[in-house]
Order: sequence, then structure tokens, then C1' cells
RNA sequence: GGCACGAUGGUCUAACGGAUAUGACACACCCCUGCGAAGGGUGUAAUCCAGGUUCGAUUCCUGGUCGUGCCA
Repeated sequence: GGCACGAUGGUCUAACGGAUAUGACACACCCCUGCGAAGGGUGUAAUCCAGGUUCGAUUCCUGGUCGUGCCA
């Protein structure tokens, strides 16, 4: 340098182009308990960046950044 794949809450993870963006862990509060653990309930928090296509983009297209792999 070329090619392929990937990037979503603090972490991991889901999402036929139309959902209030899913779930788990963690965190905060509450219930439960003599106090804790476990269990139950509620809540906070995310789409890598810039364009394009579309009535509508996490999803499709282009470029960029970063990561992983292969080739040179």
C1' cells in the first nucleotide's frame, strides 16, 4: 500500500429500512431480612465521524478514523 471483517449505555450483547433502540452484568433507590447475601420492583445511561439515497437509516451507498485478520 491492497483486500476482508468489525465499531451500539461503564462492560458484554440484540435489532426484515418503520419498536419508546433489546437483554444481561454493573450502578442508584425501594421491597424482602435481626444485619447481610440471594431474590423481587423501579430508574439513569448508547447507535465512531462527515456526507449521500429514502417519506423514513442502527440497518443501504461514499469518504474518513480506530481495531482485527490476510496479502504484498